[in-house]
RNA sequence: GCAGAAGGUCGGGUGGCUACUCCUUUAUGGAGAGGAAAGUCCGGGCUCCAUAGGGCGCGAUGCCGGAUAACGUCCGGGCGGGGUGACCCGACGGAAAGUGCCACAGAAAAAACACAGCCCCGGUCUAGGCUGGGGUAACGGUGAAAAGGCGCGGUAAGAGCGCACCAGUCCCUCCGGUAACGAAGGGAGCUUGGUAAACCCCAUCGGGAGCAAGACCCAAUAGGGAGAGGAAGAGGCGGCCCGCUGACUCUCCGGGUAGGGUCGCUGGAGGCUACGAGCGAUCGUGGCCCAAGAUAGAUGGCCACACAAAUACAGAACCCGGCUUAUAGACCUUCUGCCAUU
Numbered sequence: 001g002c003a004g005a006a007g008g009u010c011g012g013g014u015g016g017c018u019a020c021u022c023c024u025u026u027a028u029g030g031a032g033a034g035g036a037a038a039g040u041c042c043g044g045g046c047u048c049c050a051u052a053g054g055g056c057g058c059g060a061u062g063c064c065g066g067a068u069a070a071c072g073u074c075c076g077g078g079c080g081g082g083g084u085g086a087c088c089c090g091a092c093g094g095a096a097a098g099u100g101c102c103a104c105a106g107a108a109a110a111a112a113c114a115c116a117g118c119c120c121c122g123g124u125c126u127a128g129g130c131u132g133g134g135g136u137a138a139c140g141g142u143g144a145a146a147a148g149g150c151g152c153g154g155u156a157a158g159a160g161c162g163c164a165c166c167a168g169u170c171c172c173u174c175c176g177g178u179a180a181c182g183a184a185g186g187g188a189g190c191u192u193g194g195u196a197a198a199c200c201c202c203a204u205c206g207g208g209a210g211c212a213a214g215a216c217c218c219a220a221u222a223g224g225g226a227g228a229g230g231a232a233g234a235g236g237c238g239g240c241c242c243g244c245u246g247a248c249u250c251u252c253c254g255g256g257u258a259g260g261g262u263c264g265c266u267g268g269a270g271g272c273u274a275c276g277a278g279c280g281a282u283c284g285u286g287g288c289c290c291a292a293g294a295u296a297g298a299u300g301g302c303c304a305c306a307c308a309a310a311u312a313c314a315g316a317a318c319c320c321g322g323c324u325u326a327u328a329g330a331c332c333u334u335c336u337g338c339c340a341u342u
Base pairs, nucleotide, nucleotide: 001338002337003336004335005334006333007332008331009330010329013305014304015303016302017301018300020032021031022030023029024027034313038324039323041322042321043320044319045318046210047209048208049207053242054241055240056239058206059205060204061203062202063077064076065075066074067073078092079090080089081088082087093201094200098199099198100195101194102193115140117136118135119134120133121132122131123130124129148166149165151163152162153161167191169188170187171186172185173184175182176181214263215262216261217260218259224253225252226251227250228249229248235245236244270289271288272287273286274285275284276283277282
């Protein structure tokens, strides 16, 4: 200097004028959209069912150890894969419990029935050839994948049939690690695929519905009529059963209302900062701060200045922790590779 990897910050600020919303001490007062507010994909707080337990079913997660209110999130590690590397990805328990699937090709796709071929015995034929029986899976073919690889011996021909060296699996000893797992040594059978993001098995976890939840006040009307069921148990918010609770429930006809207001609604698993513990996620202690609460839905416009740019994606609606997606431009830190020079 070029190319790359990981992490982070900003994405507007100051002043003046004016417009809108909220709060309060009513003052020349204070505050007023995000890093994702988006998706509604997870987890909760909170509210109601409701006094709310157990089982099945259903659903989710899936290596080990931690963090957290919790999670399918995050941190660290292990194993596997990609990359020269910094780093990145993983739907990562079980195929010897069972069932299923692996197109086409091929003899055959899993206890996998030998197509071509090789060897032995026989029949026919002058021989070749044809044909019957037995043995074989080394060589050839098909395929993504076909009974471990390579070499020697052996055999009628072959084959881990035997042996040496490797790979794989299992067992034993021992070492490191909390663990997943890893290293070393020895032995044995010689070794029959993959797929569970297929059904399934195993372990762990899980009530439901949701702020249009829900609570209160005001207003209106006809606490009207008929029928069925109910302590031998109405009804009880995803399904079924058991248990628990204990008095109304349902259908039809008819009448009023579907209107207004207050709360929920922003002081929180809150933010910033210092120190300490930890590899880290995070936690502890101290100090400081209060950053929008609209409800047909506010936060806009103009001017000036600084700056390097003010632009992309884009607008709160109960709140918070994550994940995913979109994003013009500017900047910071650390690391990797290549080239050149010293």
Predicted 3D model of a 342-nucleotide RNA (Bacterial RNase P class A) from a bacterium. The model forms 96% of the base pairs in the Rfam consensus. It was read from a public genome assembly, where an Rfam model found it. Its Rfam family is "Bacterial RNase P class A". Rfam classes the family as a ribozyme.